[in-house]
RNA sequence: UCAUCGGAGAGUUUGAUCCUGGCUCAGGACGAACGCUGGCGGCGUGCUUAAUGAAUGCGAGUCGAGCGAGAACCAGACCGAUGAGUUCUUCGGAAUGAUUGGGUCUGGGGAGAGCGGCAAACGGGUGAGUAACACGUGGGUAACCUACCCUUCAGACGGGGAUAAACCACCGAAAGGUGGCCUAAUACCCGAUGGUGAGCGACCAACACAAGUUGGUCUUUCUAAAUGUUCCGGCGCUGGAGGAUGGGCCCGCGGUCGAUUAGCUAGUUGGUGAGAUAACAGCUCACCAAGGCGAUGAUCGGUAGCCGGUCUGAGAGGAUGUCCGGCCACACUGGGACUGAGACAUGGUCCAGACUCCUACGGGAGUUAGCAUCAGGGAAUCUUGCACAAUGGACGAAAGUCUGAUGCAGCGACGCCGCGUGUGUGAUGAAGGCCUGCGGGUCGUAAAGCACUGUCAGGAGGGAAGAAGUCCGCUUAAUGCGGGUUGACAGUACCUCCAAAGGAAGCCCCGGCUAAUUACGUGCCAGCAGCCGCGGUAAAACGUAAGGGGCGAGCGUUGUCCGGAAUUACUGGGCGUAAAGAGCACGUAGGCGGCGGAGCAAGCGGCAGGUGAAAUCCCCCGGCUCAACCGGGGAACUGCUUGCCGAACUGUUCCGCUUGAGCACGGGAGAGGGCAGUGGAAUUCCUGGUGUAGCGGUGGAAUGCGUAUAUAUCAGGAGGAACACCGGUGGCGAAGGCUGCUGCCUGGAACGUUGCUGACGCUGAGGUGCGAAAGCUAGGGGAGCAAACAGGAUUAGAUACCCUGGUAGUCCUAGCUGUAAACGAUGGACACUAGGUGUUGGGGGCUCGACCCCUCCAGUGCUGUUAAGCUAACGCGUUAAGUGUCCCGCCUGGGGAGUACGGUCGCAAGGCUGAAACUCAAAGGAAUUGACGGGUCCCCGCACAAGCGGUGGAGCAUGUGGGCUAAUUGGAUGAUACGCCAAGAACCUUACCAGGGCUUGACAUGGCUUUGACCGCCUGGGAAACCAGGUUUUCUGGGCAACCAGACAGAGUCACAGGUGGUGCAUGGUUGUCGUCAGCUCGUGUCGUGAGAUGUUGGGUUAGGUCCCGCAACGAGCGCAACCCUCGCCGGAUGUUGCCAGCGGGUAAUGCCGGGGACUCUUCCGGGACUGCCUGAGUAAUCAGGAGGAAGGGGAGGACGACGUCAAAUCAGCAUGCCCCUUAUGCCCUGGGCUGCACACGUGCUACAAUGGCGAGUACAAAGGGUUGCGAAACCGCGAGGUGGAGCUAAUCCCCCAAAGCUCGUCUCAGUUCGGAUUGGAGUCUGCAACUCGACUCCAUGAAGCUGGAAUCGCUAGUAAUCGCGGAUCAGCAACGCCGCGGUGAAUACGUUCCCGGGGAUUGUACACACCGCCUGUCAAGUCACGAAAGCUGGCAGCACCUGAAGUCCGCCUUAGGGCGGCCGAAGGUGAGGCCAGUGAUUGGGACUAAGUCAUAACAAGGUAGCCGUAGCGGAAGCUGCGGCUGGAUCACCUCCUUU
Repeated sequence: UCAUCGGAGAGUUUGAUCCUGGCUCAGGACGAACGCUGGCGGCGUGCUUAAUGAAUGCGAGUCGAGCGAGAACCAGACCGAUGAGUUCUUCGGAAUGAUUGGGUCUGGGGAGAGCGGCAAACGGGUGAGUAACACGUGGGUAACCUACCCUUCAGACGGGGAUAAACCACCGAAAGGUGGCCUAAUACCCGAUGGUGAGCGACCAACACAAGUUGGUCUUUCUAAAUGUUCCGGCGCUGGAGGAUGGGCCCGCGGUCGAUUAGCUAGUUGGUGAGAUAACAGCUCACCAAGGCGAUGAUCGGUAGCCGGUCUGAGAGGAUGUCCGGCCACACUGGGACUGAGACAUGGUCCAGACUCCUACGGGAGUUAGCAUCAGGGAAUCUUGCACAAUGGACGAAAGUCUGAUGCAGCGACGCCGCGUGUGUGAUGAAGGCCUGCGGGUCGUAAAGCACUGUCAGGAGGGAAGAAGUCCGCUUAAUGCGGGUUGACAGUACCUCCAAAGGAAGCCCCGGCUAAUUACGUGCCAGCAGCCGCGGUAAAACGUAAGGGGCGAGCGUUGUCCGGAAUUACUGGGCGUAAAGAGCACGUAGGCGGCGGAGCAAGCGGCAGGUGAAAUCCCCCGGCUCAACCGGGGAACUGCUUGCCGAACUGUUCCGCUUGAGCACGGGAGAGGGCAGUGGAAUUCCUGGUGUAGCGGUGGAAUGCGUAUAUAUCAGGAGGAACACCGGUGGCGAAGGCUGCUGCCUGGAACGUUGCUGACGCUGAGGUGCGAAAGCUAGGGGAGCAAACAGGAUUAGAUACCCUGGUAGUCCUAGCUGUAAACGAUGGACACUAGGUGUUGGGGGCUCGACCCCUCCAGUGCUGUUAAGCUAACGCGUUAAGUGUCCCGCCUGGGGAGUACGGUCGCAAGGCUGAAACUCAAAGGAAUUGACGGGUCCCCGCACAAGCGGUGGAGCAUGUGGGCUAAUUGGAUGAUACGCCAAGAACCUUACCAGGGCUUGACAUGGCUUUGACCGCCUGGGAAACCAGGUUUUCUGGGCAACCAGACAGAGUCACAGGUGGUGCAUGGUUGUCGUCAGCUCGUGUCGUGAGAUGUUGGGUUAGGUCCCGCAACGAGCGCAACCCUCGCCGGAUGUUGCCAGCGGGUAAUGCCGGGGACUCUUCCGGGACUGCCUGAGUAAUCAGGAGGAAGGGGAGGACGACGUCAAAUCAGCAUGCCCCUUAUGCCCUGGGCUGCACACGUGCUACAAUGGCGAGUACAAAGGGUUGCGAAACCGCGAGGUGGAGCUAAUCCCCCAAAGCUCGUCUCAGUUCGGAUUGGAGUCUGCAACUCGACUCCAUGAAGCUGGAAUCGCUAGUAAUCGCGGAUCAGCAACGCCGCGGUGAAUACGUUCCCGGGGAUUGUACACACCGCCUGUCAAGUCACGAAAGCUGGCAGCACCUGAAGUCCGCCUUAGGGCGGCCGAAGGUGAGGCCAGUGAUUGGGACUAAGUCAUAACAAGGUAGCCGUAGCGGAAGCUGCGGCUGGAUCACCUCCUUU
C1' cells in the first nucleotide's frame, strides 16, 4: 500500500402515436469445427461421436541376506582314454609325457524355472450404469477393522511329517495333464509356557431418567512364535497396549424434470429368538403382530456420474462439470466366490452368453474405458518417440531391478501470452490505377531516391542450471569429513560474433442497427440476408474494381452457454378494455391474524470455538528479459456445527381484556325460497245466434282460410300458458335469478337497545353443494309461440332475411347435464383517504302534531382534471381501477388449439384436465389524423326539379376501337382519350413499308496528309438519288528562287456527327383535372407522455375561413376579394385616313371639295357605386324594401387557379440524364402507306319540312386579313372561273353583295318544288404531278330519312335557340372542325325529398394503395409436419411357470483328495398382460404457397346489428330457434344530474 468500485441500449406491428408483446442485434466464453490465410517463440491443451471392434510391442514385479536344485563358464584334484616329442629297444615294443577331449569330486559362478515372502486392492483409464447416504457438508460409531510405519511391554522352549522343482514313465495337434520315486525352508503340523483376548458364571463399584454401558476381583474352558538369516551392527518372528494412516457403517441438511405417473409396499413395517458379519441392522431365517410410505409428491417414467470449480451476470441468479484435484462407479455382457490386512479384484480365478482367432474337429486361446497404434463412426481430436537423469511407487539390508506413473521430445494457430515483418527523411505531389463537374481529386510520404538499425529467422563459436543422493575411503556415540561418479531433455535455453532491408500479411466489413462509398456489370435474373429487408435498366444492400473502416498471424462463419431479457419478475412483472379473476357459495388441510401481562428461547441478534482439503478467483511480494506461466504469504470460501449471552419482534405456554366475531331482545322492510289454494283480462278451440263475400298477409304479392257460411259480432263452454296498470338506474338474493292474490312452512340482511361469550377471526389447494337457456331419460300436459320441415315470394341463385302453415321444444313431476358476453369482461376480507346531489330501509333531533328541515347507520345511483392519487390511454375516483395488509385463482407472442392423445365425469350431446410438430414477425390495446358508410345534421353547384333545344334512329363528314396489311408511323384511353397532338397527310410533310443508293456522312467544330481551286460545263448509265469518265482552273504575306506560312475549297484519314431509337416510372418546362371549390398552413402561447389538438370549433352572416359576436388563444402567410383588361354612363384632351351640326362650293348622286371639333367615332387621361342616404329587422356583421342614378348591393364578361391529388399527359414541340445503333435504328431517292373496311363507339353537319322550300325585290353589322399578297372597274363564261390590272404596306384601296329579317309571288302535306346521299357525264382552279388521294362548277341521277328505344347532353339573359361574317394553318384542300365577330332573340326556377359533385360538423370503422378498401369458408393444385387406422416390427421393466451353470452355505458319506443331496441362483425357454418407439393401405383436419373456382359471412346500421352458450339444418362462408351480453348505429320518449 492492498484483498467492497458498480447496472448504457438499438431495430422491427402504425399514415403517424403511446402502450402491451414477441422476434432480432451489439458483449463475453469454448476440449470446438469449417472457409481463406499463415513468420518465430513460451506456456497450456487435443475422440465431446461407437462403454464400437482390434494386428503388434510395451504398461508389475522383486527378494539368493528364507529354501532346495542348478545350465553355460572359471579354478583345482582324481580316474580312465588320446598321445606330439624325447629316451631305451630284443625292432615285437617299453618308459616318460606336452596337448586334446571325457568322467567324478571340491570351490566359484549364476541363466531359466520352482517352493516361500511382500507387492500385485497402489499407480494409469473411462463415465456405461446410478436420482442413490452415490456426491457435498456437518455430525455419530459406547456398533467396527486397519498389512507395511512409529512408541512401548513381554517373549521366541521341545519336536514332527510332507511337498514343488529336479529325475523316470505315459497321454494330448496344442493348451496342458497324469502316475511313480526323491528333497529343503522364514512353507506346514504337534506339544509346552503364557499375559492379553474371547465365552459362561458369581460378587463389587462408577456413570445414566431409563434401556444400558464401563471398570475391578474370583472360578473355569480355548488360543503364540521362525532364534530364521547376516561377518558384525542389524533385519526378521510371536503376543499385548497406544499412536499414525487408510477404510466400513449410521444420521441431519442440500442439489433434476414429468401428476397426461395417485396410490405404493408381504421381508413389506415392527417385535421375540437365532444365524451371519470386522461391525449395527429384515442383512438372513423361524414365529408373532398389521403395519410402513404418500399431495411438504410416495410409486412409476425420462434424463444425469457428484463436487472443489468453470463461463456469464452489477448482483441475485442462470448454464456447465473438458484439463487439474477429491469422491463414486465400471473393466466384452451377466453371475459367483477364492486368496488376502485390504478385492468379490482392468493386465487373477470359476460358470453362462456374445464376438474374434487357432485346431489334427477331440478341444483350446483371447477381450487396450493402460501407453503408442489400426479400422470404423464422425464436422472433428496427435507419435506404434526418448529416458528412468529428476519426482513418486513396488521389492530388497543394500547395490540395484521394474515402472507407457512420471520427466521430456514430436504433431495440430486448438487456446492464452510475447515478438517481428523495418526506422528516419523524401513533393516534379512521378508513373500507374480509380473517380471526375475535365478544372482536378485520390491511392499518397505511400513508392522511388538518400541516410540508418539489426529483434526474429540464417551462419559460426562458446555453452548451462536442473545433481540432491547412492558409492568408495577415513572417522564418530551420532551428525559428519574427503574423493570420484550419475542428464532423457540437449549441443537445448542462454551468451558472443557475422552479413544483408535482405526471408516474413492476411481476413472480414462499408443500406440502418454499426465504424467505413464511389464506378462498372447485372436487370425480381444471377444472387444477398442476423432482423428490418435489397434486386423488375441510373443498386452506397447482388458480382468486380478503386477507395475506406475494423482486427491482425490471424480473420470470418457455424454450433453451444450466459448476458442484454424486469421476456418466470426473491432482488424485480402483471390480470376493467392488451394474455390473465374460477359462474357462485360453504368448508377441510394450509397460510395469515386484535389489546395487556408473565414464563420459555425454536426463529432472530451478539460474542467465541471447530470445520469449510489443495488448486482456482482476489490482494501483496517474488522467479522466468516482459507477459502468459510459476512460487511464497494473505484475504476469501457469503456454508455447516458447538458453547454462552439477549428478549424488542415472530413463535410457544399460561393468566387476563373487549373494540374483531358471535348470541339474546324489540319494532319494521322486501318479486328471497318451498308447498297448497284461488282470480280476472287476452289468444285459440268448441257449441249456438246475428250476418255475407270476402278474410288474411306484404315493400308489392302469393301460398293459406272462406258459400260445407269464413273474417266480423253476441252469448255460453273448454283448456293451457303468462300475470297489463302499480313499476321506479325501486326491492330481495351468494350467484343463476325472483313480479296477480291468499294461507302455511322457511332462509338471510338492515336498524335500535341494553346484556352475554371472550379472538371463537379472514382466506381457502383438494372436496361438497347451488347453477340461465338449449339439450337428454321416463311419465303427464299442450292455448299461444316455434328450431326442423312444407309451401309461397324475393333473387343471377336464396338451402336466408318477408309471408302462410307447422313438429320437437317451451309448461308440470322425478332425475341427468354443468355450460353462457354465467359481465361491473373488475376474487374475498379489513383499515385509511375532499366534497356535492338524488333515492330505498331503519333510528334520532326540532314541533302540540304532520310536512319541511337538520342528523346517524345500512343499501343503491349520478357528478367530480375545481380534491388528491392511479392509469398506455379510455377512464376509475369512500360501491376505487387510490393508499396498505392477508389469503386464493389465473397469465407469459400470434396461429396450430381449447385441437390431438391419455385420464376422468356423462345415457348421449358433450364437459373438465390439456400438449407437440410445424408456421409467422407479428398478433394486440387505447387514442390521433384522414378516407369511407346502402350513419346523422347543416350548406352550395344547370346537381335535381321547372323549362328551351339537342344526342341516341337516317345520310354524310371527322376521330377512335377492331380487324386487314409489306406498311396501314407514333402518341392520347372513365370523368380529365376519341373534329385530341394535327392552326391543313397528293410529292414534301413522314416519323411507316418496298426497292435503289451514300458512309466523316444532309448538318457543327478541330487535328493531320494531299490537291489547287470551288463553282461551273460536257458525255454515258439510271426512276431518281447516285455512279463512272472528261474539261476548267486560286488568293494573301515573306523570299532572288526553290519554297515556306496563312485563308478558302476538294479528296483521304482521325476525333466525331446523326438518331421522331428506349425510358414521361430518371427529369426540366408546359398542360389537364378536382376547382374559381373555399379552403391550405405557419409563428408564439396553451392543453396532451405522444401522434396531435387549440387557433380554423361554437352562435349568426356571406358568393367567399366574407364579416360580426363569443372563446386559451393572439397574430400572420398562401388562397377569397381588390388592384389589370373589355363592355356599359359622363367629362377633359386629340382630330387623319374617321365624322359633317353650322358656313361656303360642286354633283344625276355620294364628306366629293374648302373648311369645322359641335356630334358619332378613335386613342389617352379622369370621374362615377361606397349599403353613402331613407324605412324596417338585428347587439353587431348583415338582410329586406325604397329614393336618386347610365349602372345597386360582386353592374356584365375576361385574365388570374392556394396547399396538394391522380408515379395523370407529353423524351414526337423544345431541353435533358442514362441506355442502345454507328457501311446503320444515320442520310438521300423513287414508288407506296398514314385515306385502305364485315363492324362498334364518340363528336359534328344536313335533314325529315309550311314558324317551311323556291323565285323576285329590298334593309341593317361587327370583327378581322392583305405585297411571293388582297386584287377594283371593265369584258368573256350558265357557273366554277378567265382576261385585266386601277388602288392599297391599309380608320384611305381590296377581300365585302352580310344572312336570318321585311315585301310580293308560288308550292299545299306528298318521300313532295321536303331531303340531298350516291352515281354518270362535262368542266374550272391550284400544283413538277390530282390514278391510288384535292376542292369547286354545270347537266343528269334523286338513296336513307316523316322527329328517333333504353339511355343521355347543354343552357338561368343579351343566355339558350337561330342567322350569317371573318381569321389562323394554307400552292390547293377533304373546314360540316377550331378560334373569333356581330344580327334576331326566348321560356323557366315551387323548392332542396331524391340522383351527381363539392364544403363543414358529428358518429362508427377490423380501411390508410384509404370501399375500385378490407376480408371469410368450401372446392381444385403443390409442398410440409401431425393425428387416427386392419395390422406389422422392435425395445424396456415386471408377473407366473419350466429348466437350471459356477459358487457360498447346510446335511450326509469319505480312502481326507473329494463325492452325493438340498436352498438360493445367472443365462435360457413358455405364457398372459403392461409401457414405449418405429412403420402402415387408407383416412382426418392443420400450416404454407403473386395473379384458379363458387359465393359475400364479418368490418359502416356491412346493407337481416354483431357476438356468447346450446340445438337443428344447409355446397360453403352460414341460417334459424331459445336464453344472455353491448364489446350496437340512428331517432324518439322517460328518469337522473349539471349549468343558465
Small-subunit ribosomal RNA from a bacterium, 1540 nucleotides, folded computationally. It was read from a public genome assembly. Its Rfam family is "Bacterial small subunit ribosomal RNA". Gene Ontology terms of the family: structural constituent of ribosome and ribosome. The coordinates come from a structure-prediction model, not an experiment, and the mean pLDDT is 84.